[in-house]
């Protein structure tokens, strides 16, 4: 330097679930808790989730809404999968 990931060391993260809080929701956050993770670090225009507001149609009946359906991200996730980027250790 390259490849690789050891029943090694030093450390790290934290699923489900529970409680409080935030949010229309998806979900987030704090504490507890560990199923797992060698990038489960960071970012994201793929993908995926949600649909408050908005728009369209319908309904009601009257210039609107209290309702139904559809579309839509400016909201999320990225620990199914995918892309980018940085990095610890060192048996062989």
């Nucleotide at each position: 330097a390259u490849a690789u990931g050891a029943u090694a060391a030093u450390g790290g993260c934290a699923a489900a679930c529970c409680a409080a809080c935030g949010g229309a929701a998806a979900c987030g956050c704090u504490g507890g808790g560990a199923c797992g993770c060698a990038a489960a670090g960071c970012c994201u225009a793929g993908g995926c989730c949600u649909a408050a507001a908005g728009c369209a149609u319908c309904g009601c009946a009257u210039u609107g809404c209290a309702g139904a359906u559809g579309c839509c991200a400016u909201g999320g996730u990225g620990g199914a999968c995918a892309g980018g980027u940085u990095a610890c250790c060192g048996a062989g």